[in-house]
RNA sequence: GCUCGACUAGGCGAGCCUAAAUAGAACUUAAGCCUAGUGCGUCCGGGACUUCGGUUCCGGGGUGUGG
Numbered sequence: 001g002c003u004c005g006a007c008u009a010g011g012c013g014a015g016c017c018u019a020a021a022u023a024g025a026a027c028u029u030a031a032g033c034c035u036a037g038u039g040c041g042u043c044c045g046g047g048a049c050u051u052c053g054g055u056u057c058c059g060g061g062g063u064g065u066g067g
Base pairs, nucleotide, nucleotide: 001016002015003014004013005012006038007037008036009035010034011033026065027064032040043060044059045058046057047056048055049054
């Protein structure tokens, strides 16, 4: 310097061309490392379709405790 931990900014951390993770204090949660926002994933309800495995649309909501 770049890439990655949903996206943007900051933090925390990892790796070196790869995009993952036993890291990101600890425990917890389906809820992804944290904060703010977004509301992506995840979760719940309903409609339609279905090869009955699921697909799609609308709505709700969007871990908790916390060093």
Predicted 3D model of a 67-nucleotide RNA (Pistol ribozyme). Its Rfam family is "Pistol ribozyme". Its family is annotated with catalytic activity in the Gene Ontology. The literature on the family includes a 2015 paper in Nat Chem Biol by Weinberg et al., "New classes of self-cleaving ribozymes revealed by comparative genomics analysis". Model confidence (mean pLDDT): 89 of 100.